This is a predicted structure of a 1447-nucleotide RNA (small-subunit ribosomal RNA) from an uncultured Candidatus Altimarinota bacterium. The coordinates come from a structure-prediction model, not an experiment, and the mean pLDDT is 82. The sequence is in RNAcentral, with records from ENA and SILVA.
RNA sequence: UAGAGUUUGAUCAUGGCUCAGGGUGAACGCUAGCGGUGCGCCUAACACAUGCAAGUCGAGCGGUAUUGGUAUUACUGAUUUCUCCGGAAUGAAGAAAUAUUAAGAGAGCGGCGAACGGGUGAGUAACACGUUGGUAUCUGCCCCCAAGUCAGGGAUAGCCAUCCGAAAGGAUGAUUAAUACCGGAUAGUCUCUUUGGAGUAAAAAUUUAUUACUUGGGGAGGAGCCUGCGUCCUAUCAGCUAGUUGGUAAGGUAAAAGCUUACCAAGGCUAUGACGGGUAGCUGGUCUGAGAGGAUGAUCAGCCACAAUGGAACUUAGACACGGUCCAUACUCCUACGGGAGGCAGCAGUGAGGAAUCUUCCACAAUGGGCGAAAGCCUGAUGGAGCGACACCGCGUGAAGGAUGAAGGCCUAACGGUUGUAAACUUCUUUUCUGAAGGAGCAUAAUGAGAGUACUUCAGGAAUAAGGGACGGCUAAAUACGUGCCAGCAGCCGCGGUAAUACGUAUGUCUCAAGCGUUACCCGGAAUCACUGGGUGUAAAGGGUUCGUAGGCGGAAAUCUAAGUCAGGUAUGAAAGACCGGGGCUCAACCUCGUGUUUGUGCUUGAAACUGGAUUUCUAGAAUCAGGGAGAGGUAAGCGGAAUUCUAAGUGUAGGGGUGCAAUCCGUAGAUACUUAGAGGAACACCAAAAGCGAAGGCAGCUUACUGGAACUGAAUUGACGCUGAGGAACGAGAGCGUGGGUAGCGAAAAGGAUUAGAUACCCUUGUAGUCCACGCCCUAAACGUUGAUAAUUAAGUGUUGCACAUUGGUGCAGUGCUGUAGCUAACGCGUUAAAUUAUCCACCUGAGGAGUACGGUCGCAAGAUUAAAACUCAAAGGAAUAGACGGGGACCCACACAAGCAGUGGAUCACGUGGUUUAAUUCGACAAUAAACGGGGAACCUUACCCAGACUUGACAUCUACCGAAUCUUUUAGAGAUAAAAGAGUGCCUUUAUUGGAGCGGUAAGACAGGUGCUGCAUGGUUGUCGUCAGCUCGUGCCUUGAGGUGUUCGGUUAAGUCCGUUAACGAGCGCAACCCAUGUCACUAGUUACUAUGUCUAGUGAGACUGCCUUGGUUAACAAGGAGGAAGGUGUGGAUGACGUCAAAUCAGCAUGGCUUUUACGUCUGGGGCUACACACAUGAUACAAUGGUAUGUACAAAGAGCAGCAAUACUGCGAGGUGGAGCUAAUCUUCAAAACAUAUCUCAGUCCGGAUUGGAGUCUGCAACUCGACUCCAUGAAGUUGGAAUUGCUAGUAAUCGUGAAUCAGAUAUGUCACGGUGAAUAUGUUCCUGGGUCUUGUACUCACCGCCCGUCACGGCACGGAAGGUAGUAAUAUCGGAAGUCCCCCUGGUAAUAUGGGGGCCCAUGGUAGGACUACUGACUGGGCUGAAGUCGUAACAAGGUA
Repeated sequence: UAGAGUUUGAUCAUGGCUCAGGGUGAACGCUAGCGGUGCGCCUAACACAUGCAAGUCGAGCGGUAUUGGUAUUACUGAUUUCUCCGGAAUGAAGAAAUAUUAAGAGAGCGGCGAACGGGUGAGUAACACGUUGGUAUCUGCCCCCAAGUCAGGGAUAGCCAUCCGAAAGGAUGAUUAAUACCGGAUAGUCUCUUUGGAGUAAAAAUUUAUUACUUGGGGAGGAGCCUGCGUCCUAUCAGCUAGUUGGUAAGGUAAAAGCUUACCAAGGCUAUGACGGGUAGCUGGUCUGAGAGGAUGAUCAGCCACAAUGGAACUUAGACACGGUCCAUACUCCUACGGGAGGCAGCAGUGAGGAAUCUUCCACAAUGGGCGAAAGCCUGAUGGAGCGACACCGCGUGAAGGAUGAAGGCCUAACGGUUGUAAACUUCUUUUCUGAAGGAGCAUAAUGAGAGUACUUCAGGAAUAAGGGACGGCUAAAUACGUGCCAGCAGCCGCGGUAAUACGUAUGUCUCAAGCGUUACCCGGAAUCACUGGGUGUAAAGGGUUCGUAGGCGGAAAUCUAAGUCAGGUAUGAAAGACCGGGGCUCAACCUCGUGUUUGUGCUUGAAACUGGAUUUCUAGAAUCAGGGAGAGGUAAGCGGAAUUCUAAGUGUAGGGGUGCAAUCCGUAGAUACUUAGAGGAACACCAAAAGCGAAGGCAGCUUACUGGAACUGAAUUGACGCUGAGGAACGAGAGCGUGGGUAGCGAAAAGGAUUAGAUACCCUUGUAGUCCACGCCCUAAACGUUGAUAAUUAAGUGUUGCACAUUGGUGCAGUGCUGUAGCUAACGCGUUAAAUUAUCCACCUGAGGAGUACGGUCGCAAGAUUAAAACUCAAAGGAAUAGACGGGGACCCACACAAGCAGUGGAUCACGUGGUUUAAUUCGACAAUAAACGGGGAACCUUACCCAGACUUGACAUCUACCGAAUCUUUUAGAGAUAAAAGAGUGCCUUUAUUGGAGCGGUAAGACAGGUGCUGCAUGGUUGUCGUCAGCUCGUGCCUUGAGGUGUUCGGUUAAGUCCGUUAACGAGCGCAACCCAUGUCACUAGUUACUAUGUCUAGUGAGACUGCCUUGGUUAACAAGGAGGAAGGUGUGGAUGACGUCAAAUCAGCAUGGCUUUUACGUCUGGGGCUACACACAUGAUACAAUGGUAUGUACAAAGAGCAGCAAUACUGCGAGGUGGAGCUAAUCUUCAAAACAUAUCUCAGUCCGGAUUGGAGUCUGCAACUCGACUCCAUGAAGUUGGAAUUGCUAGUAAUCGUGAAUCAGAUAUGUCACGGUGAAUAUGUUCCUGGGUCUUGUACUCACCGCCCGUCACGGCACGGAAGGUAGUAAUAUCGGAAGUCCCCCUGGUAAUAUGGGGGCCCAUGGUAGGACUACUGACUGGGCUGAAGUCGUAACAAGGUA
């Protein structure tokens, strides 16, 4: 340290996918009141207009345009004074010059800075970074210490003049200063050194107090270099490297060094992953996580790298320099075309790209930086403001009261519920807002951009302020309507096909809230890469086997050591962040202070058990030795008999062979069969086995030779020599390949014959490679015990092989089997031969498919082997076990299931029902068994639901309101009728004093509503069919299993039965079975109407009787079975009723009821007529027949059960008859009331008949308003098919089948030959369970569970998607070779010449971009081509799952 959904009918486990959490520099959608604090180009290191971002110092210098002051000089000279009026003095003001002073634009020399600060992350897999050490080093400004600053020199910018150029800029001449530059002097604690010595400095300014400068030493901070360790993916990158590794010498640097050069040597790196490829700035940290980890590297901080691209150096303390220089390239701009200019990855900003990221703002007030002595100047660093809900934090959108539970909305079972104290309303408050006033701190000696900001006070007024998502499960939250596999939703499972809590809308609810959702990405959950913390018999996974290298691991004792290990100390581990405790903003975010942490690394001190190392011992591991045994161990050679085939000969004759049946085939040219002889190849019967041997593959006649290994016994020898084993090597069935032999049998391919719808198969007849041998390859198998090797430990029992010891059934060791305890396992199972418990090492796995495939590499003659992906698709795939179902699996059992019989159906005619067709309509339902003489137990009208026509609209029917009228009846007219109009008769019951009121009925009016045989039986109730009257289906408790589940209910008997008995981890119980109920059969008793009578019979009531009770035999002293006795009846007596849990979305909304939908001047209601009755045809069920066991005629007998008042109807009369007239009797044991087959006699004599009766004509009867469509019956006439019925198929086991008649319901009548009942006559057969059908129990297999009418495979055809190959094509990357060589450092030479350098010219090395060449690699593309995946209903077959029909 939390889990959940999803594979199944259900279960456990495996295993993937998905969700709930947290996060973000985000984006998008809807919405939006305020404030604070942060953050804001992740893409094009793409291109940039404009402005700004690095200057400063006059106290270094020459100086200066310009301005002011002061002083002096000379000049002009206002005014005033004096005057001899000539002049003198005074001197404001002006302007000039000189000197001086103050300020000072612009440019220059010089100094310092510009290497910081700011940006970006392209490159970089590296000493780049992090961490730990080190030193062959340098260091401006700053600090400290020591010593010094002497005396000179010549230039040069500027300025001036002239000239060139469009410009940028430049040239020449003259002239000038310095803290610019250069000699000289001096010098040490500096440098070099051969230890003698040699060499090297400086700058001054000035306000006189300081600063500056030089040399040396030290410090601080900074930088350089080296180093141990750490630091992504890829082996489909395995070998890389020539300055490469080392040395010597020289050069070079601030400094070590192949850093560079010459020479010498041949090294160096690499499986602990070199080299190559891909990707990437690194870190502190950040996010997540229980942690270990994983991911990440925005903002802040440290380091690095870069500055349009590439190269180079200069200057400097420091750069190979973002806002410097030179060169090259690309691009942009200017141009007078000659030539020039530029570099936002600084701050703003623009364009472009993109889903996407801000103002061309203010200020140096603060902090910091540069320069300066300072004032100060500069500072897009920074401080601030602006924009953006981008993130975090905080606040608000009011508070209290308020039930008539208002209105409105929504739902409703129409009562009500809910929205909801929510609103209204009353009272209160003012955070926020608006207005006004005041007003900090940041900063003080002074200076405020922010800003009149934060904050405070007053006034106003509930005033200015709520949305987003969700509501099937996971996951908090549901209803209505709309839609109807449509529109749509969806993170996963999945919703939607007319009652959608899943779509859309509404209402309600839930949730978060100025936000809420979606998308993208990261961690988590995921123990789903498992260090913490997984596995490999069957789920993915043990290498085919052995040997063995590296590596890993390793027996006992002792001593030493201290690498690992452990402990203490110490240094470091930047700050920030995080944690804890405080503090400051009203709180918080935020800021700030302190402690601790920072798991690491270094140094140091110790410990010595364990591991390692060294040394010395030991014998238990391992090996050697000795001994006698076992063995299909291996290789080679030789030998043997049986059998097959062939050849020859003989005997012998018509077949043989083969199969499910056949045929091809062989045989009269003599086969097959039998006998004899011979040839040849291959394999070795019996023994033989759970046996033996071998590392595995594998090994089998006998003998010999050579040879490997194991076991046992002994304990002589060595002394840990061991185990495992990545790479590597060897072996490695069968098939296959190469060369050469061989070939009897068998036998891929091939051919033929069958089978079949087809049969490129299974079966048959032939038959080539091959199978055999030698040599060489191949290197794979379900190479399996699907179980790697080794060692140790842990119950037993029982077989067997070998050895040893014992000899009465044994003991030990080593193998090989079975059962089984503990334990393990998801279960199955394993279990001393472990899949138990431990240890060591190796190999392998991580969803299914794509795929053991593609590409690349290696091997191979080839076939191919080995190594081995991805795109894409799916939400599963797979394991074990459970319950069912199923099987062309097994066992047992039952049934008119078959068989044995009898009678039929299927053929004919007719009846009836159905389909189809037809029709205005032929109303509707029912369709395998389980629809079809079924609903219909009865359609002329009605029924009636259908069609046509005509009518009605609160309605034919129900309830409510108001008014009128009693109700009701009769007649006439119009009309097909419904209906309409008119006339007349008539006033009741209850109550009340009267009027009235009430009940009931009729009418009128208005609306609520009625009505619907309209739809949905797949929304339902109820009822029914079927499996099936089959014997099953379950429960409680207990027990077993992780669980589904099992047990019970199995098993042995038995039964019609889960019926009973016995056994038994089960014991009991329920629904079923049986019994109880009804009918019937015998007897007894009681009662009874009818009847002339009756003890009978009968009717209906009570009881008796039958229970395997008795006997014999069998059986377990059982259940039970067989037989017998008695009995009317004997083993559930016979027949009925009775139908378990359930199955079929079986049937019925049209019997009834009913949800929802739909209709309302019609899909309702009424009326007339028609239709349901049609008719080429097909099917189901029946009737009648085909005849002599019969027909016809005459005669003679014998029932049962029913029905009857709008009824049954006798006697009688009448009609040929159906019937009519008439009416006795009967509300029924009283009356109606008659059986027919049978029997007897006669006739017919085998024929379409004296069989058969269809059809048709005529005449009638009856019912009924009505008989045409469309009734039944009667009489006369007519006289069809049919001569026993193909394939197929039905019923029945006894009072049954068959046959004969009778009755009833429905009903006016009837289509009834139907249905349900009733009796009469009255058989045959059953040896049995092989088969067909159905069912039950147990068992077995299963890839089925919608359950075999299941599942499912492959080609082909069509659409889509991604990928591979491919003649080639395009682009790029890094190298190699070579050409070329800009700028530049370095080197050399020349010129000129100085105080000394410069400068100029030439050459050389190296060298960027660039050119050429051949290859390598990468990406994209490509006619065509290949397979893969995918797509509700395409084609062909049926390969797999059951013995899947050939395992």